[in-house]
Molecule: c-di-GMP-I riboswitch aptamer
Organism: marine sediment metagenome
């Protein structure tokens, strides 16, 4: 970070199936992303069966790690 190039990922909905939820996972679907690729460090934000904890949210911001291109 381009009126490039070969590509990648997949929102919301929908099926199913996991879970106490929040969420996830497959498939379908494309909202959009130059890391929408990993990571729960630190902050937001959601969830509460049991705690004063535990879960989740990386497509919430910051940080860290790695990747394809190669014009300005």
């Nucleotide at each position: 970070g381009a009126c490039a190039a070969a590509g990648g990922c997949a929102a919301a909905c929908u099926a199913u199936u996991c879970c106490a939820a929040a969420g996830a996972a497959u498939a379908g679907g494309g909202c959009g992303c130059a890391a929408a690729a990993c990571c729960a460090c630190a902050g937001g934000c959601c969830u509460c069966c049991u705690g004063a904890g535990a879960g989740g949210u990386a497509g919430c911001u910051g940080g860290g790690u790695u990747g394809c291109c190669g014009a300005a």